[in-house]
RNA sequence: UUUUUCCGUUGGAGGUGCUUCGCUGAUAAAUUGGCGGGGCUGAGAGAAAACUCCUCGAACCUGAACAGGAUAAUACCUGCGUAGGAAAACGGGUGAACGAACGA
Numbered sequence: 001u002u003u004u005u006c007c008g009u010u011g012g013a014g015g016u017g018c019u020u021c022g023c024u025g026a027u028a029a030a031u032u033g034g035c036g037g038g039g040c041u042g043a044g045a046g047a048a049a050a051c052u053c054c055u056c057g058a059a060c061c062u063g064a065a066c067a068g069g070a071u072a073a074u075a076c077c078u079g080c081g082u083a084g085g086a087a088a089a090c091g092g093g094u095g096a097a098c099g100a101a102c103g104a
Base pairs, nucleotide, nucleotide: 001097002096003095005093006092007091008090009089010088011054012053013052014051017040018039019038020037021036022035023034024033025032026031060085061084062083066079067078068077069076
């Protein structure tokens, strides 16, 4: 000097779906809104100085009312995906490589 991995500081990015019960509002009805409790997946499913992610970027968005599978149901799983987008700087520890100086 470059790099591996871990930690930190500051700054930034992002999501909030499905279902059920109670109360309640709208509608002629189908249906749908609000508040509260529970169940499913998940790091996170509604606000907490939470969680995840920040370019070596599947955090997250678009395609997408997508395709296949599974489920009580879903943006649940897989594919799509070498697709198109997407938010960073610094400090410390650690291992490695290369180089320089000094000493023996």